A computed fold for a 322-nucleotide part of an RNA from a Candidatus Methanofastidiosia archaeon, annotated as large-subunit ribosomal RNA, domain IV. Taxonomically the source falls in Candidatus Methanofastidiosia (Archaea, Methanobacteriati, Methanobacteriota).

[in-house]
Context: one part of a larger RNA
RNA sequence: UCCAGUUAAGGGAAUUCGGCAAAAUAGCUCCGUAACUUUGGGAUAAGGAGUGCGUACUGUCUUUCAUCGGACGGUACGUCUCAGUAACUUGAGGGCUUCGACUGUUUAAUAAAAACAUAGCUAGCUGCUAUCCUGUAAAGGUUUGUACAGCUGGCGACAUCUGCCCAGUGCCGGCACGUUAAGCCCGGUUUCAACCGGGGGAAGCGCCGGUAAACGGCGGGAGUAACUAUAACUCUCUUAAGGUAGCGUAAUACCUUGCCGCUUAAUUGGCGGCUUGCAUGAAUGGUGUAACGAGAGCCCUACUGUCCCUAACUGGAACCUA
Repeated sequence: UCCAGUUAAGGGAAUUCGGCAAAAUAGCUCCGUAACUUUGGGAUAAGGAGUGCGUACUGUCUUUCAUCGGACGGUACGUCUCAGUAACUUGAGGGCUUCGACUGUUUAAUAAAAACAUAGCUAGCUGCUAUCCUGUAAAGGUUUGUACAGCUGGCGACAUCUGCCCAGUGCCGGCACGUUAAGCCCGGUUUCAACCGGGGGAAGCGCCGGUAAACGGCGGGAGUAACUAUAACUCUCUUAAGGUAGCGUAAUACCUUGCCGCUUAAUUGGCGGCUUGCAUGAAUGGUGUAACGAGAGCCCUACUGUCCCUAACUGGAACCUA
RNA backbone atom coordinates (compact mmCIF):
# COMPACT_ATOMS: atom_id res chain seq x y z
C1' U A 1 0.00 0.00 0.00
C1' C A 2 -3.84 -3.52 -1.07
C1' C A 3 -7.85 -7.29 0.37
C1' A A 4 -11.75 -8.79 4.14
C1' G A 5 -13.64 -6.85 8.58
C1' U A 6 -14.56 -3.90 13.53
C1' U A 7 -15.18 0.89 16.06
C1' A A 8 -15.54 6.11 16.03
C1' A A 9 -16.73 12.53 19.61
C1' G A 10 -19.65 16.68 17.15
C1' G A 11 -22.29 17.39 12.59
C1' G A 12 -25.73 14.18 9.46
C1' A A 13 -25.82 13.53 2.39
C1' A A 14 -22.52 19.13 3.22
C1' U A 15 -20.23 13.40 -0.57
C1' U A 16 -21.69 11.93 -5.36
C1' C A 17 -24.12 11.68 -11.98
C1' G A 18 -27.04 9.36 -8.22
C1' G A 19 -27.47 7.92 -0.50
C1' C A 20 -23.29 3.95 -4.75
C1' A A 21 -21.58 1.55 -0.31
C1' A A 22 -22.55 1.21 4.70
C1' A A 23 -25.79 2.08 8.70
C1' A A 24 -30.65 1.71 10.29
C1' U A 25 -35.41 -1.63 10.33
C1' A A 26 -36.37 -6.79 11.56
C1' G A 27 -39.19 -12.50 14.90
C1' C A 28 -43.77 -13.13 17.78
C1' U A 29 -48.19 -11.00 20.84
C1' C A 30 -51.52 -6.83 21.55
C1' C A 31 -53.37 -1.93 20.01
C1' G A 32 -53.89 0.90 15.73
C1' U A 33 -53.96 1.83 10.45
C1' A A 34 -54.86 7.09 5.30
C1' A A 35 -55.62 8.60 0.22
C1' C A 36 -57.27 5.75 -3.55
C1' U A 37 -59.84 1.33 -5.27
C1' U A 38 -61.53 -2.95 -10.44
C1' U A 39 -64.48 -3.51 -3.22
C1' G A 40 -60.41 -8.30 -3.96
C1' G A 41 -57.10 -4.83 -2.18
C1' G A 42 -53.95 -0.84 -0.47
C1' A A 43 -51.88 -3.46 4.64
C1' U A 44 -46.82 -6.22 8.19
C1' A A 45 -49.79 0.58 5.50
C1' A A 46 -48.17 4.35 8.80
C1' G A 47 -47.58 4.66 14.15
C1' G A 48 -47.32 2.64 19.25
C1' A A 49 -46.78 -1.05 23.66
C1' G A 50 -44.86 -5.75 25.33
C1' U A 51 -41.05 -9.81 25.23
C1' G A 52 -35.77 -12.82 30.13
C1' C A 53 -35.89 -15.47 34.72
C1' G A 54 -38.26 -16.97 39.67
C1' U A 55 -42.61 -17.81 42.90
C1' A A 56 -47.87 -18.14 43.91
C1' C A 57 -52.76 -18.65 42.22
C1' U A 58 -55.66 -19.89 38.04
C1' G A 59 -58.47 -21.25 32.75
C1' U A 60 -59.03 -24.88 28.52
C1' C A 61 -57.41 -29.54 26.66
C1' U A 62 -54.76 -33.96 27.89
C1' U A 63 -52.79 -38.04 31.32
C1' U A 64 -53.84 -40.96 35.88
C1' C A 65 -58.27 -44.78 39.93
C1' A A 66 -56.16 -40.28 42.27
C1' U A 67 -51.75 -37.27 43.04
C1' C A 68 -47.58 -35.88 40.22
C1' G A 69 -47.18 -34.61 35.14
C1' G A 70 -47.75 -32.57 29.53
C1' A A 71 -49.55 -28.50 25.72
C1' C A 72 -51.47 -23.57 25.10
C1' G A 73 -52.67 -19.42 27.99
C1' G A 74 -54.23 -15.64 32.17
C1' U A 75 -53.42 -12.65 36.83
C1' A A 76 -50.30 -10.89 40.75
C1' C A 77 -45.70 -10.30 43.18
C1' G A 78 -40.48 -10.56 42.96
C1' U A 79 -35.57 -10.40 40.52
C1' C A 80 -30.83 -9.02 37.25
C1' U A 81 -28.57 -6.30 33.11
C1' C A 82 -26.94 -0.44 29.26
C1' A A 83 -29.57 -4.11 26.59
C1' G A 84 -34.61 -10.35 27.56
C1' U A 85 -36.73 -12.23 19.10
C1' A A 86 -29.89 -10.01 24.33
C1' A A 87 -26.07 -14.60 19.76
C1' C A 88 -27.83 -16.62 14.94
C1' U A 89 -32.13 -15.90 12.27
C1' U A 90 -34.71 -11.39 10.99
C1' G A 91 -39.05 -5.78 6.15
C1' A A 92 -36.30 0.73 6.48
C1' G A 93 -40.71 3.67 5.77
C1' G A 94 -43.72 7.51 3.36
C1' G A 95 -45.23 11.05 -0.81
C1' C A 96 -45.45 12.77 -6.31
C1' U A 97 -44.74 11.48 -11.49
C1' U A 98 -43.44 8.27 -15.93
C1' C A 99 -43.60 3.56 -18.70
C1' G A 100 -45.58 -1.32 -18.89
C1' A A 101 -52.02 -3.66 -16.70
C1' C A 102 -50.64 -7.97 -13.77
C1' U A 103 -47.61 -13.54 -12.72
C1' G A 104 -44.27 -14.75 -16.62
C1' U A 105 -39.95 -14.47 -20.83
C1' U A 106 -35.13 -12.52 -22.87
C1' U A 107 -29.37 -10.86 -25.35
C1' A A 108 -25.56 -18.92 -21.98
C1' A A 109 -20.19 -15.05 -21.20
C1' U A 110 -21.05 -6.35 -20.83
C1' A A 111 -28.19 -4.87 -21.71
C1' A A 112 -33.79 -8.06 -17.33
C1' A A 113 -36.02 -3.33 -19.54
C1' A A 114 -40.29 0.87 -20.99
C1' A A 115 -38.26 -4.92 -25.10
C1' C A 116 -41.09 -10.14 -25.86
C1' A A 117 -45.28 -12.79 -24.11
C1' U A 118 -50.10 -12.54 -21.97
C1' A A 119 -55.72 -12.77 -21.10
C1' G A 120 -58.82 -9.67 -24.05
C1' C A 121 -60.21 -6.72 -28.70
C1' U A 122 -60.09 -6.80 -33.96
C1' A A 123 -59.20 -7.89 -39.40
C1' G A 124 -58.35 -11.67 -43.12
C1' C A 125 -58.21 -16.86 -45.15
C1' U A 126 -60.60 -21.71 -44.74
C1' G A 127 -66.83 -26.25 -45.95
C1' C A 128 -62.59 -30.60 -45.23
C1' U A 129 -59.11 -34.31 -50.60
C1' A A 130 -60.21 -27.16 -46.05
C1' U A 131 -56.57 -23.18 -45.07
C1' C A 132 -51.47 -22.87 -43.75
C1' C A 133 -46.70 -25.48 -43.31
C1' U A 134 -42.64 -29.46 -44.69
C1' G A 135 -41.26 -32.34 -49.06
C1' U A 136 -38.78 -32.93 -56.22
C1' A A 137 -42.47 -36.59 -55.28
C1' A A 138 -44.90 -40.34 -52.64
C1' A A 139 -46.43 -38.56 -48.33
C1' G A 140 -46.65 -36.04 -43.55
C1' G A 141 -48.07 -32.07 -39.70
C1' U A 142 -52.31 -28.89 -38.39
C1' U A 143 -55.94 -33.65 -37.13
C1' U A 144 -57.96 -39.19 -35.81
C1' G A 145 -59.60 -31.73 -35.18
C1' U A 146 -64.46 -29.63 -38.54
C1' A A 147 -66.15 -22.52 -38.42
C1' C A 148 -67.84 -22.11 -30.32
C1' A A 149 -62.56 -25.07 -35.35
C1' G A 150 -57.72 -24.32 -37.65
C1' C A 151 -54.24 -20.83 -39.81
C1' U A 152 -52.23 -15.65 -40.62
C1' G A 153 -51.65 -10.29 -39.31
C1' G A 154 -52.36 -6.03 -35.88
C1' C A 155 -53.43 -3.99 -31.01
C1' G A 156 -52.52 -5.54 -25.92
C1' A A 157 -56.06 -6.24 -18.69
C1' C A 158 -60.00 -2.98 -17.36
C1' A A 159 -62.79 1.87 -18.10
C1' U A 160 -63.92 5.42 -21.87
C1' C A 161 -63.56 6.11 -26.84
C1' U A 162 -61.61 5.02 -31.69
C1' G A 163 -63.04 11.19 -36.09
C1' C A 164 -62.20 12.64 -41.82
C1' C A 165 -59.74 10.70 -46.52
C1' C A 166 -60.26 5.10 -51.49
C1' A A 167 -56.57 10.52 -55.12
C1' G A 168 -51.56 7.17 -54.67
C1' U A 169 -49.94 1.86 -53.38
C1' G A 170 -52.07 -2.81 -52.20
C1' C A 171 -56.16 -6.32 -51.76
C1' C A 172 -61.23 -7.92 -53.29
C1' G A 173 -65.12 -7.84 -56.97
C1' G A 174 -66.95 -6.72 -61.97
C1' C A 175 -66.29 -6.69 -67.20
C1' A A 176 -69.92 -4.04 -72.71
C1' C A 177 -65.31 -2.31 -74.87
C1' G A 178 -59.66 -1.76 -75.82
C1' U A 179 -54.86 -4.27 -75.67
C1' U A 180 -52.95 -9.27 -76.07
C1' A A 181 -48.90 -15.28 -76.65
C1' A A 182 -49.15 -19.82 -78.99
C1' G A 183 -51.90 -23.75 -80.84
C1' C A 184 -56.09 -23.11 -84.57
C1' C A 185 -58.71 -21.04 -89.20
C1' C A 186 -58.45 -18.09 -93.93
C1' G A 187 -55.56 -15.79 -97.77
C1' G A 188 -50.85 -14.60 -100.28
C1' U A 189 -45.83 -16.05 -101.77
C1' U A 190 -42.39 -20.10 -102.86
C1' U A 191 -38.87 -25.71 -106.20
C1' C A 192 -38.40 -26.86 -100.92
C1' A A 193 -37.41 -25.30 -95.86
C1' A A 194 -39.39 -21.12 -94.61
C1' C A 195 -41.96 -16.41 -94.71
C1' C A 196 -45.98 -12.45 -94.93
C1' G A 197 -51.08 -10.58 -94.08
C1' G A 198 -55.89 -11.26 -91.80
C1' G A 199 -59.38 -13.66 -88.28
C1' G A 200 -60.13 -15.57 -83.57
C1' G A 201 -57.90 -15.44 -78.82
C1' A A 202 -56.95 -16.77 -71.83
C1' A A 203 -54.88 -14.60 -67.67
C1' G A 204 -52.97 -9.86 -66.95
C1' C A 205 -53.25 -4.62 -67.80
C1' G A 206 -56.43 -0.59 -69.34
C1' C A 207 -61.64 0.43 -67.74
C1' C A 208 -65.80 0.37 -63.67
C1' G A 209 -66.74 -0.34 -58.43
C1' G A 210 -65.61 -1.66 -53.13
C1' U A 211 -62.11 -1.68 -49.04
C1' A A 212 -58.25 2.30 -43.89
C1' A A 213 -58.60 -2.24 -36.42
C1' A A 214 -55.20 -2.54 -45.39
C1' C A 215 -49.86 0.45 -46.49
C1' G A 216 -50.72 5.17 -45.52
C1' G A 217 -52.45 10.68 -45.43
C1' C A 218 -55.10 14.36 -42.47
C1' G A 219 -53.34 22.86 -45.90
C1' G A 220 -52.26 28.13 -46.96
C1' G A 221 -53.40 33.60 -47.38
C1' A A 222 -56.35 37.99 -46.13
C1' G A 223 -60.16 40.93 -43.47
C1' U A 224 -63.61 41.59 -39.37
C1' A A 225 -66.56 42.99 -32.59
C1' A A 226 -67.85 50.44 -29.51
C1' C A 227 -60.16 50.71 -25.36
C1' U A 228 -56.56 47.26 -26.75
C1' A A 229 -56.08 42.31 -27.80
C1' U A 230 -58.44 38.19 -29.85
C1' A A 231 -61.70 36.52 -33.76
C1' A A 232 -67.63 33.19 -33.03
C1' C A 233 -68.03 35.62 -38.56
C1' U A 234 -66.67 36.74 -43.95
C1' C A 235 -63.58 36.35 -48.48
C1' U A 236 -60.00 33.68 -51.25
C1' C A 237 -56.41 29.81 -53.26
C1' U A 238 -56.28 24.71 -52.91
C1' U A 239 -56.76 19.06 -51.58
C1' A A 240 -58.46 12.46 -51.82
C1' A A 241 -59.36 14.62 -47.14
C1' G A 242 -57.56 19.15 -44.65
C1' G A 243 -56.13 16.57 -37.47
C1' U A 244 -62.19 15.55 -34.62
C1' A A 245 -62.40 13.83 -29.13
C1' G A 246 -58.50 13.90 -26.16
C1' C A 247 -53.60 14.95 -24.45
C1' G A 248 -49.76 18.62 -24.72
C1' U A 249 -42.55 22.45 -23.43
C1' A A 250 -44.34 15.55 -23.12
C1' A A 251 -39.56 8.84 -23.02
C1' U A 252 -42.49 13.50 -28.47
C1' A A 253 -40.90 21.10 -28.01
C1' C A 254 -35.85 23.24 -32.11
C1' C A 255 -36.17 28.16 -29.95
C1' U A 256 -35.81 26.30 -24.15
C1' U A 257 -33.13 26.86 -18.26
C1' G A 258 -40.70 28.83 -22.57
C1' C A 259 -44.12 31.70 -18.82
C1' C A 260 -46.74 31.30 -13.89
C1' G A 261 -47.23 28.71 -9.11
C1' C A 262 -45.26 25.12 -5.33
C1' U A 263 -40.78 22.72 -3.44
C1' U A 264 -34.90 25.06 -1.80
C1' A A 265 -31.15 30.05 1.52
C1' A A 266 -30.07 29.11 -3.65
C1' U A 267 -33.11 24.12 -8.40
C1' U A 268 -30.91 23.53 -16.50
C1' G A 269 -34.28 19.08 -11.43
C1' G A 270 -39.39 17.51 -9.73
C1' C A 271 -44.73 18.44 -9.37
C1' G A 272 -49.23 21.42 -10.86
C1' G A 273 -51.09 24.88 -14.52
C1' C A 274 -50.91 27.65 -19.35
C1' U A 275 -49.96 26.02 -24.31
C1' U A 276 -49.06 29.89 -30.59
C1' G A 277 -47.87 21.28 -30.77
C1' C A 278 -39.88 23.14 -34.98
C1' A A 279 -42.31 17.85 -35.79
C1' U A 280 -49.03 15.23 -30.47
C1' G A 281 -53.34 12.44 -31.70
C1' A A 282 -56.91 8.02 -31.87
C1' A A 283 -55.93 -0.67 -32.42
C1' U A 284 -48.51 2.08 -36.45
C1' G A 285 -54.30 2.86 -31.00
C1' G A 286 -55.83 8.17 -28.00
C1' U A 287 -56.91 9.40 -22.86
C1' G A 288 -57.44 7.59 -17.86
C1' U A 289 -56.45 3.80 -14.32
C1' A A 290 -56.59 0.26 -8.53
C1' A A 291 -52.91 -3.60 -8.03
C1' C A 292 -48.01 -5.08 -9.44
C1' G A 293 -42.23 -3.70 -10.79
C1' A A 294 -34.18 -5.92 -8.79
C1' G A 295 -37.69 -0.44 -14.65
C1' A A 296 -36.84 5.60 -14.90
C1' G A 297 -37.02 10.82 -12.48
C1' C A 298 -37.98 13.86 -7.93
C1' C A 299 -39.05 14.86 -2.57
C1' C A 300 -39.45 13.77 2.91
C1' U A 301 -38.54 10.92 7.73
C1' A A 302 -35.18 7.56 10.01
C1' C A 303 -30.15 6.23 9.61
C1' U A 304 -25.32 6.42 9.09
C1' G A 305 -17.18 7.35 8.13
C1' U A 306 -20.61 8.99 1.66
C1' C A 307 -18.54 13.51 3.52
C1' C A 308 -16.39 17.64 7.09
C1' C A 309 -11.46 14.70 8.40
C1' U A 310 -9.47 11.46 9.32
C1' A A 311 -7.91 7.82 13.21
C1' A A 312 -7.25 3.21 15.75
C1' C A 313 -7.70 -2.01 15.80
C1' U A 314 -8.29 -7.55 13.93
C1' G A 315 -7.04 -11.24 10.12
C1' G A 316 -4.63 -11.92 5.41
C1' A A 317 -1.51 -10.53 0.76
C1' A A 318 2.36 -7.79 -1.39
C1' C A 319 6.91 -4.93 -0.51
C1' C A 320 11.75 -3.60 2.16
C1' U A 321 15.75 -5.23 5.48
C1' A A 322 18.22 -9.17 8.06